[in-house]
Context: one part of a larger RNA
RNA sequence: CGCAGGAUACUUGAGAGGAGCUACCCAUAGUACGAGAGGACCUGGGUGGACGAACCUCUGGUGCUCCGGUUGUCACGCCAGUGGCAUAGCCGGGUAGCUAUGUUCGGAACAGAUAACCGCUGAAAGCAUAUAAGCGGGAAGCUGGCCUCAAGACUAGGUAUCCCUGACGUAAGUCACUAAAGGUCCCACGUAGACUACGUGGUUGAUAGGCUGGAUGUGGAAGUGUAGCGAUACACGGAGCUAACCAGUACUAAUAGACCGUGCGA
Numbered sequence: 001c002g003c004a005g006g007a008u009a010c011u012u013g014a015g016a017g018g019a020g021c022u023a024c025c026c027a028u029a030g031u032a033c034g035a036g037a038g039g040a041c042c043u044g045g046g047u048g049g050a051c052g053a054a055c056c057u058c059u060g061g062u063g064c065u066c067c068g069g070u071u072g073u074c075a076c077g078c079c080a081g082u083g084g085c086a087u088a089g090c091c092g093g094g095u096a097g098c099u100a101u102g103u104u105c106g107g108a109a110c111a112g113a114u115a116a117c118c119g120c121u122g123a124a125a126g127c128a129u130a131u132a133a134g135c136g137g138g139a140a141g142c143u144g145g146c147c148u149c150a151a152g153a154c155u156a157g158g159u160a161u162c163c164c165u166g167a168c169g170u171a172a173g174u175c176a177c178u179a180a181a182g183g184u185c186c187c188a189c190g191u192a193g194a195c196u197a198c199g200u201g202g203u204u205g206a207u208a209g210g211c212u213g214g215a216u217g218u219g220g221a222a223g224u225g226u227a228g229c230g231a232u233a234c235a236c237g238g239a240g241c242u243a244a245c246c247a248g249u250a251c252u253a254a255u256a257g258a259c260c261g262u263g264c265g266a
Base pairs, nucleotide, nucleotide: 001152005163006162007161008160009159010158011157015149016148017147018146021049022048023047024046025045026044027043033038051106052105053104054103055102059100060099061098062097066093067092068091069090070089071086072085073084074083075082076081110144111143112142117137118136119135120134164265165176166175167174168173177263182260183259184258185257186202187201188200189199190198207253208252209251210249211248212247213246214245217241218240223236224235225234226233227232
């Protein structure tokens, strides 16, 4: 820009893409078959491999904004307690998120038309013949079925709802009045993200931060007391601290506002 008014929401599916794998075991059954050796079709069930998708409850990884230990040195006057630097100084753990080696699920069933192939009825050709008329069966393949995208599918689809005037004029339009529904800017953000887009919220508010409570992690804070010459230990005390997590709470910031979009539709 188009989809002959504008808008919001939900959709149909022409078409396109994805997927499509496979082994072994058990039962049927040591049955059919076979002198024996051996050993099924069919049907039902189970366990895997590779591949793929989603996810983070579990098992782990990471986790330079969390906790602890510790070396050297410097600083805060000293002790104690802290902080800086040394690869994050080094080391032990670890929340959210992300993640696989972790978890769950998938390939299908089924239907239709067929290939090779197998048939029924059956003439030409009194026979025979699956074929000439006619009618069946038959594949991991084909068309659907499953998943994703999809009306710029210009054949531009459908449904529901919402919105918009008076005069004159045949109409286009002119004058007056008006600026709808809805959207954008702007702002707080994240389930989104390179930007954009998308999604949530904007005081009639829990959108982010803060605060409060909880969860989680770390692992027993500082201080004081007691015991010990001391290193240290114990008690107050599962202590103190705790990121991205879960709730609550308007304390702070989403203020105020501006703009687009018209008037019943060739």
Molecule: large-subunit ribosomal RNA, domain VI
Organism: metagenome